[in-house]
RNA sequence: GGAGUUGGCCAGGCCAUCGCUGCAAUUUUAUUGCAGAGGAAAGUCCGGGCUCCAUAGGACAAGGUGCCAGGUAACUCCUGGGGGGCGUGAGCCUACGGAAAGUGCAGCAGAGAGCAAACCGCCUAAGCGCAUAGCGCCGGCAAGGGUGAAAGGGUGCGGUAAGAGCGCACCGCGUCGGUGGCAACAUUCGACGGCAAGGUAAACCCCACCUGGAGCAAGACCAAAUAGGGAAACAUGGGUGUGGUCCGCAUCGUUUCCGGGUAGGUCGCUAGAGUGAUGCGGUGACGCAUCAUCCAGAUGAAUGAUGGUCCUCGACAGAACCCGGCUUAUGGCCAACUCCUACC
Numbered sequence: 001g002g003a004g005u006u007g008g009c010c011a012g013g014c015c016a017u018c019g020c021u022g023c024a025a026u027u028u029u030a031u032u033g034c035a036g037a038g039g040a041a042a043g044u045c046c047g048g049g050c051u052c053c054a055u056a057g058g059a060c061a062a063g064g065u066g067c068c069a070g071g072u073a074a075c076u077c078c079u080g081g082g083g084g085g086c087g088u089g090a091g092c093c094u095a096c097g098g099a100a101a102g103u104g105c106a107g108c109a110g111a112g113a114g115c116a117a118a119c120c121g122c123c124u125a126a127g128c129g130c131a132u133a134g135c136g137c138c139g140g141c142a143a144g145g146g147u148g149a150a151a152g153g154g155u156g157c158g159g160u161a162a163g164a165g166c167g168c169a170c171c172g173c174g175u176c177g178g179u180g181g182c183a184a185c186a187u188u189c190g191a192c193g194g195c196a197a198g199g200u201a202a203a204c205c206c207c208a209c210c211u212g213g214a215g216c217a218a219g220a221c222c223a224a225a226u227a228g229g230g231a232a233a234c235a236u237g238g239g240u241g242u243g244g245u246c247c248g249c250a251u252c253g254u255u256u257c258c259g260g261g262u263a264g265g266u267c268g269c270u271a272g273a274g275u276g277a278u279g280c281g282g283u284g285a286c287g288c289a290u291c292a293u294c295c296a297g298a299u300g301a302a303u304g305a306u307g308g309u310c311c312u313c314g315a316c317a318g319a320a321c322c323c324g325g326c327u328u329a330u331g332g333c334c335a336a337c338u339c340c341u342a343c344c
Base pairs, nucleotide, nucleotide: 001340002339003338004337005336006335007334008333009332010331012310013309014308015307016306017305018304020036021035022034023033024032025031026030038316042327043326045325046324047323048322049321050215051214052213053212057247058246059245060244062211063210064209065208066207067081068080069079070078071077082096083094084093085092086091097206098205102204103203104200105199119145120144121141122140123139127137128136129135153171154170155169156168157167158166172195173193174192175191176190177189178187179186180185219267220266221265222264229258230257231256232255233254234253238252239251240250241249274293275292276291277290278289279288280287281286
C1' cells in the first nucleotide's frame, strides 16, 4: 500500500421566527411550560402479554421442533460447547434423532447398483470326450482387467488346480471396558470379534418432546334509530356450545336467505417481562442489588416551512394495542484481527 474477517456507534447538530399534536397549570377558548417516529417503525416469519369464547373434559387426527448444556415470560430466538463441511487464514455455515421396522427413489454405462452378479478373463484338482494343444462338455473363481459417482474393506505373507479373511500380521470397522468431560463426544489406552448389510428421511415413514381457538376491526360502556319484518330447513334418534372427527357434559332451540335501521361518542391507548448508571456473580447469553428517570398516543391519520451557522455533508425509510426475536433494505465513522506485495 492492497484485499478480507469480526464487533461497536451514529443516522445531521445548534440558534431564531411562524405553524401542527398530546399533557399540565392558569387570571380558561387564550397564554405559558414540557414532550413529540425507527434501527430497522418494513416483512407478518416465530414467541408471548392482554381481551373474549368459558370454566368439562378426553381421545384421535393435524401441525411444529429435532446434537449437548445453559439463558429467557416464552420461542423455530440467543450464549457456550460437540460432530460434519467451507476457507491459506482471521473466520463462516448447520441441510446435525433414526437407513438393522417398513415402503419408495437413483439417468446413462455396466454382467451386476438390495440381497446381487460373470463382459474380458484365471484354473483343470475331480468326471467325460478327443488329443501333440484347456480343445470341447461339465466344473471351480471373483484375486487381475473393464463400466461407473459408487461394485460388498486395504497392504503384505502363507495357502490353493486357480483363488478368496480361507488363515495370519498390521491398518480399518463393530462391540464391550478404562480414562477425560454434567453431556453431546474424544481417546497415540485395553480386550474380544473375521467382520454381508452402500446412498437418500428439506422422500413417505418411525421415535422423542410440544401445541385449544379467534384476535384491538379483540372487548367493555353510553347515546340514537328501526320493520319485536318476511320466507325456508332440522326438530330430542335433533339443533347449538370459537379449527376437524368421535365420545362425554351442558342446554332447548338452532341455521340459511330476502328486506329495513344505525355505523355517533368514551374507554381499551401506553408506567412497561420499561430505560439508564454503578457494583457484584458468570467464559458468555444473562442474573442480582442500589440509585436515577418517564421518552408519541394520532383516528382520511400530528413534528412542517423560512433564515443563519457547524460538520463525519446525512442513505434505507413514518408508530396506530404492546413487548422479545429473526429476516430484508441501507449511508457514514471507529476498533481489533487475517492474508499478499514492496521498502527499511